Description:
A computed fold for a 316-nucleotide part of an RNA from a marine sediment metagenome, annotated as large-subunit ribosomal RNA, domain IV. The full RNA is in RNAcentral, with records from MGnify. It matches the Rfam family "Bacterial large subunit ribosomal RNA".

[in-house]
Context: one part of a larger RNA
RNA sequence: UCCGAUCUAGGGAAGUCGGCAAAAUGGCUCCGUAACUUUGGGAUAAGGAGUGCCUACUCAGUGAUGCGUAGGUUGCAAUAACAAAGGGAGUCCGACUGUUUAAUAAAAACAUAGGUCCCUGCAAAUUCGUAAGGAUGUGUACAGGGGCUGAUACCUGCCCAGUGUCGGUACGUGAAAUUCCGAUCCAACGGAAUCAAGCGCCGAUAAACGGCGGGGGUAACUAUGACCCUCUUAAGGUAGCGAAAUGCCUUGCCGCUUAAUUGGCGGCCUGCAUCAACGGUUUAACGAGACUCCCACUGUCCCAGAUCGGAACUCG
Numbered sequence: 001u002c003c004g005a006u007c008u009a010g011g012g013a014a015g016u017c018g019g020c021a022a023a024a025u026g027g028c029u030c031c032g033u034a035a036c037u038u039u040g041g042g043a044u045a046a047g048g049a050g051u052g053c054c055u056a057c058u059c060a061g062u063g064a065u066g067c068g069u070a071g072g073u074u075g076c077a078a079u080a081a082c083a084a085a086g087g088g089a090g091u092c093c094g095a096c097u098g099u100u101u102a103a104u105a106a107a108a109a110c111a112u113a114g115g116u117c118c119c120u121g122c123a124a125a126u127u128c129g130u131a132a133g134g135a136u137g138u139g140u141a142c143a144g145g146g147g148c149u150g151a152u153a154c155c156u157g158c159c160c161a162g163u164g165u166c167g168g169u170a171c172g173u174g175a176a177a178u179u180c181c182g183a184u185c186c187a188a189c190g191g192a193a194u195c196a197a198g199c200g201c202c203g204a205u206a207a208a209c210g211g212c213g214g215g216g217g218u219a220a221c222u223a224u225g226a227c228c229c230u231c232u233u234a235a236g237g238u239a240g241c242g243a244a245a246u247g248c249c250u251u252g253c254c255g256c257u258u259a260a261u262u263g264g265c266g267g268c269c270u271g272c273a274u275c276a277a278c279g280g281u282u283u284a285a286c287g288a289g290a291c292u293c294c295c296a297c298u299g300u301c302c303c304a305g306a307u308c309g310g311a312a313c314u315c316g
Base pairs, nucleotide, nucleotide: 001311002310003309004308005307006306007305008304010302011301014300019297027051028050029049030048031047036041038151052073053072054071055070056069057068059066060065074078086295087294088293089292090291091290092289093287094286098110099109114149115148116147117146118145119144120143126135127134128133153281154280155279157212158211159210162209163208164205165204166203167202168201171200172199173198178193179192180191181190182189213231214230215229216228217227240274241271252268253267254266255265256264257263
């Protein structure tokens, strides 16, 4: 010096990206327990008191044993060792239990119950196989398959012009074959008629793929603009939420928190580029998830020191 442990006056996160690590809490009995809430929870919430041994007595139990009352007694300390939650507040994300990158990622990713759309009447749809033959299923629409979303609660606006899907179709287009006419000795060949699907055409459909504007003026201070005009689109972003896991400018502005805050929380809206099942907004409970604050606690630090065990090292 390194590794593993133990202790440390005063301070107590000043250390650090960050309380990482360590410390603290801890069992049982009794008291007591908030916001919020899906009324189940939250909850061992929080917070507080007690705890050994001996004697006597009452009571309960068949009993082992146990509750209680009174008195005594040892220690620094009585769940004396071991074992054995630190707690609280706010926000984001995901409802939850669960699953995952065997060997750098456990998560906000996947799944999930629930929601919705599409296909399917059974010799079904989907799927494996060239086929025979199988799976689904010895099931039958309260079923099976596929897509998206992701508990609950409140909701889910406008657009079918484009792409797709479905339906219709008088008409147009539309191959070979067939028919007819011409041509040829026969053919080849030329022209026409008929004409499937498809396409054109017509319509429906967005919890299908997707999309959801610009300019100018206007109220008796100013500012703003309910209102008006205009260009334009298939339609011009509704309800919500909003400097957000999304905001460039940006450390936006205001408030709270600090002595001091590019942080956190609340509010505002001027949304570079929010927005409704690529779901929108909430939400009790839950989380080895992300961020912030407070209490307790501490060698993380001020600032180091000491001790124990081992390694290295030096000498032999």